[in-house]
RNA sequence: AAUAUUCUUUGGGGCGGAGUGCAAGUCUCCACCGGCAGUAAAGUCUGCGAACCCUAUGGGCCGAACGGGUGCAAUUCCCGUACCGACGGUAUAGUCCGGAUGAGAAAAGAAACAU
Repeated sequence: AAUAUUCUUUGGGGCGGAGUGCAAGUCUCCACCGGCAGUAAAGUCUGCGAACCCUAUGGGCCGAACGGGUGCAAUUCCCGUACCGACGGUAUAGUCCGGAUGAGAAAAGAAACAU
């Protein structure tokens, strides 16, 4: 120094305005938000986590992007125009409340032993 082990901490953002209505942060118009790792910097690529289901150290399921530009390299940057978002509750919810002071990809740090 590396690997494996153990422990600690960290570890998800967002409804502001107008309209209709008895009632809407749920409908309509505008607005706003984007977990972790990889890779030219990514909500939309690849993989993972979460949610949901099962026979549960595991398995299944798992949303959405195109065009142009620069460049050695970008579906990641820049310009333009789009699109997506678990379950339960409630006037139909990505943004409210709840399971959740939960779980967790992973990140940072520490310990002592072995190789």
This is a predicted structure of a 115-nucleotide RNA (FMN riboswitch aptamer (RFN element)).